Predicted 3D model of a 349-nucleotide part of an RNA (small-subunit ribosomal RNA, central domain) from a metagenome. Its mean pLDDT, the model's own confidence on a scale to 100, is 89. Rfam family: Bacterial small subunit ribosomal RNA.
Context: one part of a larger RNA
RNA sequence: CUGGGUGUAAAGGGAGCGCAGGCGGGAAGACAAGUUGGAAGUGAAAUCCAUGGGCUCAACCCAUGAACUGCUUUCAAAACUGUUUUUCUUGAGUAGUGCAGAGGUAGGCGGAAUUCCCGGUGUAGCGGUGGAAUGCGUAGAUAUCGGGAGGAACACCAGUGGCGAAGGCGGCCUACUGGGCACCAACUGACGCUGAGGCUCGAAAGUGUGGGUAGCAAACAGGAUUAGAUACCCUGGUAGUCCACACUGUAAACGAUGAUUACUAGGUGUGCGGGGACUGACCCCCUGCGUGCCGCAGCUAACGCAAUAAGUAUUCCACCUAGGGAGUACGAUCGCAAGGUUGAAACUC
Numbered sequence: 001c002u003g004g005g006u007g008u009a010a011a012g013g014g015a016g017c018g019c020a021g022g023c024g025g026g027a028a029g030a031c032a033a034g035u036u037g038g039a040a041g042u043g044a045a046a047u048c049c050a051u052g053g054g055c056u057c058a059a060c061c062c063a064u065g066a067a068c069u070g071c072u073u074u075c076a077a078a079a080c081u082g083u084u085u086u087u088c089u090u091g092a093g094u095a096g097u098g099c100a101g102a103g104g105u106a107g108g109c110g111g112a113a114u115u116c117c118c119g120g121u122g123u124a125g126c127g128g129u130g131g132a133a134u135g136c137g138u139a140g141a142u143a144u145c146g147g148g149a150g151g152a153a154c155a156c157c158a159g160u161g162g163c164g165a166a167g168g169c170g171g172c173c174u175a176c177u178g179g180g181c182a183c184c185a186a187c188u189g190a191c192g193c194u195g196a197g198g199c200u201c202g203a204a205a206g207u208g209u210g211g212g213u214a215g216c217a218a219a220c221a222g223g224a225u226u227a228g229a230u231a232c233c234c235u236g237g238u239a240g241u242c243c244a245c246a247c248u249g250u251a252a253a254c255g256a257u258g259a260u261u262a263c264u265a266g267g268u269g270u271g272c273g274g275g276g277a278c279u280g281a282c283c284c285c286c287u288g289c290g291u292g293c294c295g296c297a298g299c300u301a302a303c304g305c306a307a308u309a310a311g312u313a314u315u316c317c318a319c320c321u322a323g324g325g326a327g328u329a330c331g332a333u334c335g336c337a338a339g340g341u342u343g344a345a346a347c348u349c
Base pairs, nucleotide, nucleotide: 003321004320005319006318007303008302012317014201015200016199017198021194022193023192025088026087027086028085029084030083031082033081034080035077036076037075038074039073040072041071042070049065050064051063052062053061054060091191092188093187094186096183097182098181099180103177104176105175106174107173108172109171110154115149116148117147118146119145120144121143125136126135162169163168206247207246208245209244210243211242215241216240220236221235222234223233258316259315261313262312263311266294267293268292269291270290271289272288273287274286275285276284298305299304323348324347331342332341333340334339
């Protein structure tokens, strides 16, 4: 390299958009680049192969043939691929009519709770633990009632419920805005799929500047525990957590399962639509798109997967090739930094 693979053994890129490239629906015509057949030329000799022969055999040598699977020219074919013309509607998209939703951004509003402050009542404890202590409290705490401040998060509803490409999204209202689904079949007429590079998005932590800080809480301090205790437990507590703008670009970024299309028994929940039947919103029957469970064939090393495939096939991309060394070194590149991306070898088993 080929082959074989990628849920769990090594291996699916964190996700999307998309240039190039690869691949691509039905019908008719044209061309003849690929393709197929015929002919001609060429394809040096030697080598290789076959047959025969020469050295006593063999290696070696000689002769003849085949071969040199290629290239060029020419004639022909037109199924497939390609190019081109015309055309079609089922792929794709548009219009129309409806529907559901924590999809996104901005602004406003609300109640519960914690903490703090002020005032009232009230008196000796409170808090905390396995048990304690540090801590708080007669300068009046804890408890309780009233008032106020401020920040963060939104109980119940809540559901293998919903939405989103992924990350993710949950109080209520308003504005702006993206996507999806169903029905319909008016319009376009293959406009499609994938996608190296590239661009954009991307939890938490972290970084920069400026704000904010109730609770929680790395670091840190103290109290315990212990042989020790740089921990687990307790009392405190700063970054941070929150907001704005900018950066970082990584996660067990997981369904550890790339995207697309088609096909392949059933059963049973649930979410959102459409249709039928019915007196009827229910129940029932049919059907589309999601989301779960069970299960046949098939697949699988097994576990299991099983129309949401890990089944049967198609196209394209990414990735793997024994363990350690090592996601390290060096170089390059990105970053303010932390570090990220790319990514070896010696050696060793």